[in-house]
RNA sequence: AAAGUAGGACGGUUUGCCGCUGCAUAGUUUUCUAUGAAGAGGAAAGUCCGGGCAACAGAGAGCACCAUUCUUCCUAACGGGAAGUGGGCUGUGAAGUUCAAGUAGCGUAACAGAAAAUAACCGCCUUGAUUCGUCGAGGUAAGGGUGAAAAGGCAGGGUAAGAGCCUACCGUGGUCGUGGCAACACAACCAGCCGUACGCCUAAUGGGUUGAAAGAUCAUGUAUAUCAGCGCUAUAGGGCUGCUCGUCCGAUGCUGAGGGGUAGAUCGAUAAAAGCUAAUGGCGACAUUGGUUUUAGAUAAAUGGCAAACAUUCCGCCUGUCGGAAUACAGAACCCGGCUUAUAGUCCUACUUCUUAU
Numbered sequence: 001a002a003a004g005u006a007g008g009a010c011g012g013u014u015u016g017c018c019g020c021u022g023c024a025u026a027g028u029u030u031u032c033u034a035u036g037a038a039g040a041g042g043a044a045a046g047u048c049c050g051g052g053c054a055a056c057a058g059a060g061a062g063c064a065c066c067a068u069u070c071u072u073c074c075u076a077a078c079g080g081g082a083a084g085u086g087g088g089c090u091g092u093g094a095a096g097u098u099c100a101a102g103u104a105g106c107g108u109a110a111c112a113g114a115a116a117a118u119a120a121c122c123g124c125c126u127u128g129a130u131u132c133g134u135c136g137a138g139g140u141a142a143g144g145g146u147g148a149a150a151a152g153g154c155a156g157g158g159u160a161a162g163a164g165c166c167u168a169c170c171g172u173g174g175u176c177g178u179g180g181c182a183a184c185a186c187a188a189c190c191a192g193c194c195g196u197a198c199g200c201c202u203a204a205u206g207g208g209u210u211g212a213a214a215g216a217u218c219a220u221g222u223a224u225a226u227c228a229g230c231g232c233u234a235u236a237g238g239g240c241u242g243c244u245c246g247u248c249c250g251a252u253g254c255u256g257a258g259g260g261g262u263a264g265a266u267c268g269a270u271a272a273a274a275g276c277u278a279a280u281g282g283c284g285a286c287a288u289u290g291g292u293u294u295u296a297g298a299u300a301a302a303u304g305g306c307a308a309a310c311a312u313u314c315c316g317c318c319u320g321u322c323g324g325a326a327u328a329c330a331g332a333a334c335c336c337g338g339c340u341u342a343u344a345g346u347c348c349u350a351c352u353u354c355u356u357a358u
Stems, first nucleotide, its partner, number of pairs: 001355001002353009012310007020039002023036005041329001045340002048338005053211004060245004065207005070084005085100006101202002105200005121144002123140007152170002155167003171193001172191004177186003215267004226257005237249004274293008311327006
């Protein structure tokens, strides 16, 4: 230099003119004028998690159902984040990706295969018969085949042939020692010793339900006329809750049919687990203390348009303060913390290399 890996930031700037929206002040009273400060993101997207808040009078218990599961820490909390541990796979590498509680239990793993956990198709060994083609009996799981996977690996000894049958090393399990907060790591010794994946089962932790179209209040208006059933004693019916227990509401009531009136306004609605910044502590996520700021609130939905210059990228050639073109993904709707997905291009930091040059 080239090619990569990981993390992070920005994703347009300035000026002028015109326009839109809510708020504050003043004048007006026509919601009109003037002034001021402000007006869509890093994901606002997905609606996947966790909460705040609201309602169910209070929100109780059990079961069902669902989710999570290595260690330590952070957080209001989380299925989130930070740092780490062990196993598998990919890459030369920097790294990436995935898994992680328990079990002496039960089930499944199609097809193929002898057999998916006490199995023998081919083969090997011993032996009997033999028409010399082969057939039978016993042993074997080392070699071969099937398969995603054949159940510790590898080397030697041993054996009729073989097999942890025995030995050394590795693996597996246990004990003690050292280091670590811990998951675990290292070393030594002992034991012939343990299959893979998924599901069921068990354990611990957590989950009341619904969701801003949640809910609250005000105004206007009328007829619940009529019919049927049940009921007027916590008894019909209903709420909490998917079920049970329990508990509460409930009397001109409830359910069904049929019919009448209205659908307008105000709030919820943005001061918070808030933003920015400095110091201290921490590997870090973050925490503590100090200072400072108030930064959209619409309701069919405002937050924009034009012009010029600059910035960035690309192309062209008359190589210049040149000409032209382009500038991603994408728009708040109760709020906040996460995760996931989309993203033209530019910049910063650290690291790698069977690449190239010196």

Predicted 3D model of a 358-nucleotide RNA (Bacterial RNase P class A) from a Bacteroidales bacterium. The source organism's lineage runs through Bacteria, Pseudomonadati, Bacteroidota, Bacteroidia and Bacteroidales. It matches the Rfam family "Bacterial RNase P class A". The family's RNA type in Rfam is ribozyme. Its mean pLDDT, the model's own confidence on a scale to 100, is 75. The model forms 98% of the base pairs in the Rfam consensus.